This is a predicted structure of a 103-nucleotide RNA (SAM riboswitch aptamer (S box leader)).
Rfam family: SAM riboswitch aptamer (S box leader). Rfam describes the family as follows. The SAM riboswitch is found upstream of a number of genes which code for proteins involved in methionine or cysteine biosynthesis in Gram-positive bacteria.
The sequence was found by an Rfam model in a public genome assembly.
RNA sequence: CCCUUAUCAAGAGCGACGGAGGGAACAGGCCCUUUGAUGUCCGGCAGCCUACGGUGUGACCGAAAGGUGCUAAAUCCUGCGGGUGAAAACCGGGAGAUGAGGA
Numbered sequence: 001c002c003c004u005u006a007u008c009a010a011g012a013g014c015g016a017c018g019g020a021g022g023g024a025a026c027a028g029g030c031c032c033u034u035u036g037a038u039g040u041c042c043g044g045c046a047g048c049c050u051a052c053g054g055u056g057u058g059a060c061c062g063a064a065a066g067g068u069g070c071u072a073a074a075u076c077c078u079g080c081g082g083g084u085g086a087a088a089a090c091c092g093g094g095a096g097a098u099g100a101g102g103a
Base pairs, nucleotide, nucleotide: 002102003101004100005099006098007097008096013042015041016040017039021032022031023030026079027078028077029076043071044070045069048067049066050065052062053061054060055059075095080092081091082090
């Protein structure tokens, strides 16, 4: 990098460092940011995988030690198709993210 599969509307700091852009890519919107963002560390959230406990039967509950992940906004929204007189809502798809498995 590719394939399969599950999830993606909840949750998570008034800390330290640092000092300019950031919200995946392109486009259009809309936002965050020197009242210090993005990022790193710590803290935290969550509970996918492993180990553990319970029920009891093949899944549910608990817990949070290990492996990840996440920690503004729905994956921030739209881009394609359906839907509509036209829109909107809504549904699906594409793309993407994360876990687990595989080639």